[in-house]
Context: one part of a larger RNA
Molecule: large-subunit ribosomal RNA, domain VI
Organism: Phycisphaerae bacterium
RNA sequence: CGUACGAGUCUUGAAGGGCCAUCACCCUAGUACGAGAGGAUUGGGUGGUACAUGCCUCUGGUGUCCCUGUUGUCGUGCUAACGGCAGCGCAGGGUAGCUAAGCAUGGAUUGGAUAACCGCUGAAGGCAUCUAAGCGGGAAGCCGUCCCUGAGAUGAGGACUCGGUGCUCCCUUCGGGUGAGCUGAAGGCCCCUGGUAGACCACCAGGUUGAUAGGCCGGGAGUGUAAGGGCAGAGAUGUCCUCAGCUGACCGGUACUAACGGCCGAGGG
Numbered sequence: 001c002g003u004a005c006g007a008g009u010c011u012u013g014a015a016g017g018g019c020c021a022u023c024a025c026c027c028u029a030g031u032a033c034g035a036g037a038g039g040a041u042u043g044g045g046u047g048g049u050a051c052a053u054g055c056c057u058c059u060g061g062u063g064u065c066c067c068u069g070u071u072g073u074c075g076u077g078c079u080a081a082c083g084g085c086a087g088c089g090c091a092g093g094g095u096a097g098c099u100a101a102g103c104a105u106g107g108a109u110u111g112g113a114u115a116a117c118c119g120c121u122g123a124a125g126g127c128a129u130c131u132a133a134g135c136g137g138g139a140a141g142c143c144g145u146c147c148c149u150g151a152g153a154u155g156a157g158g159a160c161u162c163g164g165u166g167c168u169c170c171c172u173u174c175g176g177g178u179g180a181g182c183u184g185a186a187g188g189c190c191c192c193u194g195g196u197a198g199a200c201c202a203c204c205a206g207g208u209u210g211a212u213a214g215g216c217c218g219g220g221a222g223u224g225u226a227a228g229g230g231c232a233g234a235g236a237u238g239u240c241c242u243c244a245g246c247u248g249a250c251c252g253g254u255a256c257u258a259a260c261g262g263c264c265g266a267g268g269g
Base pairs, nucleotide, nucleotide: 001152005163006162007161008160009159010158011157015149016148017147018146021049022048023047024046025045026044027043033038051106052105053104054103055102059100060099061098062097066093067092068091069090070089071086072085073084074083075082076081110144111143112142117137118136119135120134166182167181168180169179170177171176183267187264188263189262190261191207192206193205194204195203212258213257214256215254216253217252218251219250221247222246223245228241229240230239231238232237
């Protein structure tokens, strides 16, 4: 821009793409077969391997400052308590998120047309012959069934719902027409707060009729018992107040802070 008024929501499915794997064991059955050794077709069941997709409850990994311990040195006048630097200084743990080695699911089933091949009926050619007319069976393969995209499918589809057929001027062959302006519906966008989204854009949740983010409060979770003081000890240190103190992303609550403002958008070949 188109889809012949403008929108919102839900769809149909032309067409395109994806998937399609494979093994072992058990029963049928030590049966059929075979002198024996050996050892099935078939049908049913169970468990794997790789692959694919999704997820983080569990098991783990990571988690750059969430907690703790600690070395050296410098600083806050000193003690104590803290802070900076040294690969996050090093070390022990670790929430959310991300993640695999973890968890879940999948390739099922069935229809149609067939290949090689197996047949029925059957002549040419009194027989025979699956083929010449005709009719069946028959593959992990083909077309569907399953999953994804999908109406720019210009053949531009469908359903429902919302708004709407104005006003002024100009031209007129008086039927109307085109152009300009006004109004600014339904709805949308810019902008703003953000994330279940994300390279950008898009998408999604919100914008005071508000819990969108931050703050604050509560909870969870992590770390592991803060500072200060008492007591014991010559002291290092231990112990009690203390399952303390601190705490990023997690789950809720609460308008304290920030979501201010602005624009587009019909009048219908």